[in-house]
RNA sequence: GGAGUGGGCCGGACGGUCGCCGAGCGCGCUUCGCGCUUGGAGGAAAGUCCGGACUGGACAGGGCACGGUGGUCGCUAACGGCGACGCGGCGUGAGCCGACGGAAAGUGCAACAGAGAGCAGACCGCCGAUGGCCGGUCGGGUGAGAUGGUCGGAAGGCGACUUUGUCCCCCGCCCGGCACAGGCAAGGGUGAAACGGUGCGGUAAGAGCGCACCGCGCGGCCGGUGACGGUCGCGGCACGGCAAACCCCACCGCCAGCAAGCCCAAAUAGGGGGCGAGGGUCGGCCCGGCCCGCGAUCAGCCCCGGGUAGGGUGCUCGAGCUCGUCGGCAACGGCGGGCCCAGAUGAAUGGCCGUCCACGACAGAAUCCGGCUUACAGGCCCACUCCGCCG
Numbered sequence: 001g002g003a004g005u006g007g008g009c010c011g012g013a014c015g016g017u018c019g020c021c022g023a024g025c026g027c028g029c030u031u032c033g034c035g036c037u038u039g040g041a042g043g044a045a046a047g048u049c050c051g052g053a054c055u056g057g058a059c060a061g062g063g064c065a066c067g068g069u070g071g072u073c074g075c076u077a078a079c080g081g082c083g084a085c086g087c088g089g090c091g092u093g094a095g096c097c098g099a100c101g102g103a104a105a106g107u108g109c110a111a112c113a114g115a116g117a118g119c120a121g122a123c124c125g126c127c128g129a130u131g132g133c134c135g136g137u138c139g140g141g142u143g144a145g146a147u148g149g150u151c152g153g154a155a156g157g158c159g160a161c162u163u164u165g166u167c168c169c170c171c172g173c174c175c176g177g178c179a180c181a182g183g184c185a186a187g188g189g190u191g192a193a194a195c196g197g198u199g200c201g202g203u204a205a206g207a208g209c210g211c212a213c214c215g216c217g218c219g220g221c222c223g224g225u226g227a228c229g230g231u232c233g234c235g236g237c238a239c240g241g242c243a244a245a246c247c248c249c250a251c252c253g254c255c256a257g258c259a260a261g262c263c264c265a266a267a268u269a270g271g272g273g274g275c276g277a278g279g280g281u282c283g284g285c286c287c288g289g290c291c292c293g294c295g296a297u298c299a300g301c302c303c304c305g306g307g308u309a310g311g312g313u314g315c316u317c318g319a320g321c322u323c324g325u326c327g328g329c330a331a332c333g334g335c336g337g338g339c340c341c342a343g344a345u346g347a348a349u350g351g352c353c354g355u356c357c358a359c360g361a362c363a364g365a366a367u368c369c370g371g372c373u374u375a376c377a378g379g380c381c382c383a384c385u386c387c388g389c390c391g
Base pairs, nucleotide, nucleotide: 001387002386003385004384005383006382007381008380009379010378012356013355014354015353016352017351018350020040021039022038023037024036025035026034027033028032042362046373047372049371050370051369052368053367054257055256056255057254066253067252068251069250070249071085072084073083074082075081086100087098088097089096090095101248102247106246107245108242109241123188124187125184126183127182130181131180132178133177134176135175136174138172139171140170141169143168145167146166147165148162149161150160151159152158196214197213198212199211200210201209215237216235217234218233219232220231221230222229223228261313262312263311264310271304272303273302274301275300276298278292279291280290281289282288320339321338322337323336324335325334326333327332357360
């Protein structure tokens, strides 16, 4: 200098001005208004995926069913989160990824290709030891016919020697060929996957057939809280893969959610109780007219209760934030000091102006908290890795 890995942080700044929601104080004409002071979105407030607090309902205990989780040890209120470690995979590396219990309990699945896909299989290929067929040579045997045969020589129609020899036929040994029976699974080929891998021996060719190492399984010992690792011995390999297929095992889980729940409480119509022979209307009053009632299943009046609108509460001080210190590798926890940090309910957090810059992304609370996941312009910091160059 280049390329990368892991982690942390910021998310326009400052000033002026006009508004909006809340809190405190003061004042006024007190279900409202004014003044002053002060607080007012996020790292994800999001998705609503997981866990808890809180609230109501249900509930003796246990089981079934259903759902979830799934290496180990920790952390935590809890978790499917986090930390450390183990194992497996990827990367030269820093590091990253993994639902990572059980496939010798059972059921099931494996398209296409391929000979064969589970206690399998032979397409190409290899062999063909053994058996078969063909040829050659040698040895033995018998019968008919033929005439050669042996030795020498590089060889012949050559030379020498020989006549119970040779050919044909049968039997046997050996050699060569065929690939018919048969053997094999090493190699090729198919596939995501082909019934351990590599090498040596072995074999007709092969094969855990034998051996060594690796893998696998079982057992012992050692290290570790543990997952697991190391080592020694035995076993010749049986027991392939898939459980985010059913299933089995272990652990966890009652149901609903702040529109939870609780409180106050009009009008109207129901409900309960009491009083009750009158009540209402026209009218200033009387008479009178009209309506309802005086049969109690009753007009009217009063009281009580449930409950709607509406209002309040829940509601924001909390597994809180921050600084220091101690314990722990860490997640996290203990102690001490300091701080108060939105609380709306048609629902506020905005508009304008000025100055500046690298010109501003994704996006906005709604009971609260811990996580995960997803979105995000641009920028800063720390640690580490690899490559190149210079000293």